[in-house]
């Protein structure tokens, strides 16, 4: 130099005019005075980091002082912070980066139930190919013995005074015993193949998002955690740590996934919202019906309990008005002290819309980087989302150069 | 301000973990001398978006955007 990470702070600014809204003051009007209003002048004050979403959690108000079962909803590592939270600290465990960092809805699947589409043989317990063992049948091959034939040999026996041959043809071999061979039958035992049937395997092989702990070595009929290293994961001693967890050892060798499915456990949960809700003027209206204390209504998931004594409906009339809630607060900012941090405690200083058809605007002159997102509407702590652009501080990688 | 629901083709709409039914309209064809009526084919790929759970998301869960109703 380049790319990055965390945090943080601002998010036009100065001035002039002319304009809205609250506050005070003051005149003027109206009024018999006062008050209230109304109009003028002056001074002061006026949108945000989100004021949005309205997603969580409290105050405040009403309904019992929020009570007690059930359903239902919420949260879902551990500690710790706070008024309280689904936030924040700090850590654990798991992911991801080279790394400052950074994501993490992270209880439990040996309580049960559901589900896992296609595809596969099987999605939680099963054999489809394959391997390995038996049995039965076949087919080959080797050989074992037994006949049948013939080869050829060794002997013996016969033979031209004619063997063998059905024979007249033919015309020298022909018998018998053994030995070796060769064809074929039987009968056996070995191998090997195929086909059925039974049993053994979860190594392999194909499906699937996911297939019975991986990987290697030994062992076996052929396999297996069957046995042995190591790695993972389940349970137990030990230590260490408040824990979450984590390390060393040891044992048995395994248990599939989904609870952002029902469901288990633990803890937290009453409803409704400032159009809550109080209070003031005004204006009205008796009357007929129905139910009714074992009733009805507060109470807006049900039941009990608590409160209250009428409540509906016809038919008539009325009102759309004011004041309070409202903004000084679990406020903000500096210092000091505790804490690793949130955050607390103490002290000094500091006040900054509060409207109710609902104010913040318009225009001008400089300037600059040319101004994004967007506007209060009881309040407060968070969170998630929108946002040009500018500054600060910290820190990680890389490159070049000395 | 506050508080509820809803978003599936051009329109109405069904589906609630497994490749999104149906009617109308649209467009091609057949059939007729031409139409209508009928009968045939064919139309979702971003299920309002954007992320997460999960093997798989229209569905579940978290933010967004967009309509619509109720209050005195």
């Nucleotide at each position: 130099g380049g790319a990055g990470c965390a945090g943080g702070u601002c998010g036009g600014a100065u001035g002039g005019u002319c304009g809205c809204a609250a506050g005070c003051a003051c005149a003027a009007c109206c009024u018999u005075u006062c008050a209230a209003g109304u109009u003028g002048u002056g001074c002061u004050u006026g949108a945000g980091g989100a004021a949005a979403g309205u997603c969580c959690g409290a105050g405040c108000u009403c309904c019992a002082c929020a009570g007690g079962g059930c359903a239902g909803g919420g949260u879902g590592c551990u500690g710790g912070g706070u008024a309280a939270c689904a936030c924040c600290c700090a850590g654990u465990g798991g992911g991801g980066g080279c790394g400052a960092c950074c994501c993490u809805a992270a209880g439990g699947a040996a309580a049960g139930u559901g589900c896992c589409a296609c595809a596969g043989a099987a999605a939680c317990a099963u054999a489809c190919c394959g391997c390995c063992c038996g049995g039965c049948a076949c087919u080959c091959a080797a050989u074992u013995g037994g006949g049948u034939a013939u080869g050829u040999u060794a002997a013996g026996u016969g033979c031209a005074g004619g063997a063998u041959g059905a024979a007249g043809a033919a015309g020298a071999a022909a018998c018998u015993u053994g030995g070796c061979g060769u064809a074929c039958c039987c009968a056996g035992u070995u191998g090997a193949g195929u086909g059925c049937c039974g049993g053994g395997u979860a190594a392999g092989g194909g499906u699937g998002a996911a297939a019975a702990g991986g990987u290697g070595a030994g062992g076996u009929a052929a396999g297996a955690g069957c046995u042995c290293a190591c790695c993972a994961g389940c349970g137990g001693u030990u230590a260490g740590g408040c824990g979450a967890c984590u390390a060393a050892c040891c044992g048995g060798c395994u248990a599939g996934g989904c609870a952002a499915a029902c469901c288990c456990c633990a803890c937290c949960u009453g409803g409704a919202g400032c159009a809550a809700g109080a209070c003031c003027a005004a204006g009205a209206a008796a009357g007929g019906g129905a139910c009714a204390u074992a009733u009805c209504g507060g109470u807006g998931g049900c039941c009990c309990g608590c409160c209250g004594a009428g409540u509906c409906c016809c038919g008539u009339g009325g009102u759309a008005g004011g004041u309070c809630g409202c903004u000084g607060g679990a406020g903000g900012u500096g210092g000091c002290a505790g804490g690793u941090a949130a955050c607390u405690g103490u002290u000094a200083c500091c006040c900054u819309a509060g409207a109710u058809a609902g104010a913040u605007g318009a225009c001008c002159a400089u300037c600059c980087a040319a101004g994004a997102c967007a506007g209060a509407a009881c309040u407060c702590g968070g969170c998630u989302u929108a946002c040009a652009g500018a500054c600060c501080u910290g820190c990680u990688c890389u490159c070049u150069a000395u | 301000g506050g508080c509820g629901g809803c978003a599936u083709a051009g329109c109405c709409a069904a589906g609630u973990g497994g490749u999104a039914a149906g009617g109308c309209a649209g467009a091609g064809g057949a059939c007729u001398g031409c139409a209508a009526a009928u009968c045939c084919u064919u139309u979702a790929u971003u299920c309002c978006c954007c992320a997460g759970u999960u093997c798989g998301a229209a569905u579940c869960u978290g933010g967004g955007u967009g309509c619509c109703g109720c209050c005195u």
This is a predicted complex of two RNAs, RNase P RNA and transfer RNA, with 474 nucleotides together. It holds a member of the Rfam family "Bacterial RNase P class A". By type it is a ribozyme.